[in-house]
RNA sequence: UAAAAUUAAUAUUCAUUUAUCCAUAUAAUUCUGGAAAUAUGGUUCAGAAGUUUCUACCGAAAGACCGUAAAUCUUUCGACUAUGGGUAAAUUCAACGAUUAG
Numbered sequence: 001u002a003a004a005a006u007u008a009a010u011a012u013u014c015a016u017u018u019a020u021c022c023a024u025a026u027a028a029u030u031c032u033g034g035a036a037a038u039a040u041g042g043u044u045c046a047g048a049a050g051u052u053u054c055u056a057c058c059g060a061a062a063g064a065c066c067g068u069a070a071a072u073c074u075u076u077c078g079a080c081u082a083u084g085g086g087u088a089a090a091u092u093c094a095a096c097g098a099u100u101a102g
Base pairs, nucleotide, nucleotide: 006102007101008100009099010098015091016090017089018088019087020086021085022084023083024082025081026056029049030048031047032046033045034044035043041066042065050057058078059077060076061075062074063073064072
């Protein structure tokens, strides 16, 4: 110095699940048709679009507007789902392994 064996200690791949955070999608949005209400009203049904995308596409509050007609508009707040990543916990495996020391 190298190999083999042995003792002790140490950390840990990969994978899965749950929770949470961030990012992307989509604006919990838009369009079309039917039916319905009328200032104590402004609703409801169906279809389509929107996403490297499955699902969903509503609720609450406030304001404006419409002088009785057939048409609404604006603002604020609140999710689910899909994918990727971070963090934490649990489980499993790697291990007849790896590192350090004797």

This is a predicted structure of a 102-nucleotide RNA (Purine riboswitch aptamer) from Fonticella tunisiensis. It was read from a public genome assembly, where an Rfam model found it. Model confidence (mean pLDDT): 78 of 100. Rfam family: Purine riboswitch aptamer. Its family is annotated with purine nucleobase biosynthetic process in the Gene Ontology. Rfam's curators write: Riboswitches are metabolite binding domains within certain messenger RNAs that serve as precision sensors for their corresponding targets. Allosteric rearrangement of mRNA structure is mediated by ligand binding, and this results in modulation of gene expression. A class of riboswitches that selectively recognises guanine and becomes saturated at concentrations as low as 5 nM. In Bacillus subtilis, this mRNA motif is located on at least five separate transcriptional units that together encode 17 genes that are mostly involved in purine transport and purine nucleotide biosynthesis.